[in-house]
Context: one part of a larger RNA
RNA sequence: CGUAGGAAACUUGAGCGGAUCUAUCAUUAGUACGAGAGGACCGUGAUGGACUGACCUCUAGUGUACCUGUUGUGGCGCCAGCUGCAUCGCAGGGUAGCUACGUCGGGAAGGGAUAAGCGCUGAAAGCAUCUAAGCACGAAGCCCACCGCAAGAUUAGGUUUCCCUUAUGGGUCGUUCGAGACGAGGACGUUGAUAGGCGGCAGGUGGAAGCGUGGCAACACGUGUAGCCGAGCUGUACUAAUAACCCAUGAGA
Repeated sequence: CGUAGGAAACUUGAGCGGAUCUAUCAUUAGUACGAGAGGACCGUGAUGGACUGACCUCUAGUGUACCUGUUGUGGCGCCAGCUGCAUCGCAGGGUAGCUACGUCGGGAAGGGAUAAGCGCUGAAAGCAUCUAAGCACGAAGCCCACCGCAAGAUUAGGUUUCCCUUAUGGGUCGUUCGAGACGAGGACGUUGAUAGGCGGCAGGUGGAAGCGUGGCAACACGUGUAGCCGAGCUGUACUAAUAACCCAUGAGA
């Protein structure tokens, strides 16, 4: 821009893509078969491998804005306590998120038409013949079925609802996100929980500082599941989403 008014929601599915794997064990059954050795079809159940989708409860990794320990050195006058730099100084852990080595799932079943092949009936050709007329079976393959996309499918589809002039829709702007390169998409903008802050909870670290007690001291214990705490959950208008502007549309040529 189109889909002959605009908007919202729900859809149909022309068409396109994905997937389509396989093993072992048990049972049927030591049965059928076979002199024996051996040893099934068909059917049923279980467990795996590789591949693949989703997710983060568990396990594990990361987690340079979380916590702790600690070395050297500088600073805050000194002690104590903090703090800068040294690969995040080094080391031990670790929330959310993102992940796999983790968890859950998938390739199942079925239908239709067939290939090679196997048949029934059956003439031409009094027989025979699966074929000439007719009919039945028969593959991981084909068409459906399963999963995803899909009306720019210009053949531009369908259904429902709303709006029509201080109306409706969209944009600019702002607060933002499990959305994102930027556009775009989603949520929210005071009739407000959108983000931050703050409170509570979860969770992490692992017992703060100060003071007291014990010890010559290093240090230990008590106060005290302490103190501190990113992203998680929830509550709360404290802060910021103020105000405003722009475009389209004249009842559908």
This is a predicted structure of a 253-nucleotide part of an RNA (large-subunit ribosomal RNA, domain VI) from a Bacteroidota bacterium. Rfam family: Bacterial large subunit ribosomal RNA. Rfam links the family to the GO terms structural constituent of ribosome and ribosome. Model confidence (mean pLDDT): 86 of 100. The full RNA is in RNAcentral, with records from ENA.